Model confidence (mean pLDDT): 81 of 100. Transfer RNA from a Patescibacteria group bacterium, 72 nucleotides, folded computationally. The sequence is in RNAcentral, with records from ENA. Taxonomically the source falls in Bacteria candidate phyla (Bacteria). Its Rfam family is "tRNA". The family's RNA type in Rfam is transfer RNA.

RNA sequence: GCCCUCAUAGCUCAACGGAUAGAGCGUGAGAUUGCGGAUCUCAAAAUAGAAGUUCGAUUCUUCUUGAGGGCA
Numbered sequence: 001g002c003c004c005u006c007a008u009a010g011c012u013c014a015a016c017g018g019a020u021a022g023a024g025c026g027u028g029a030g031a032u033u034g035c036g037g038a039u040c041u042c043a044a045a046a047u048a049g050a051a052g053u054u055c056g057a058u059u060c061u062u063c064u065u066g067a068g069g070g071c072a
Base pairs, nucleotide, nucleotide: 001071002070003069004068005067006066007065010025011024012023013022018055027043028042029041030040031039048064049063050062051061052060
C1' cells in the first nucleotide's frame, strides 16, 4: 500500500428494513433478614462519528475513526 471482519447499556451478547432497541451478569432503591448472603419487585443505563437510499435504517451504500486478521 491492497483486501477481509468487527464497533449496540459498566461487561458478555440478541434484534426479517417496521411495536417503546431486548436478555444475562453488574449498579442503585425497596421488600425479606437480628446483620449479611440468597430470593423477589422496581429503576437508571447503549446503536463509534458524518452523509446518502427509503414511507421507515441497529440493519443497506459511501467516507472518517478505532480494533483484529490476511497478502505484498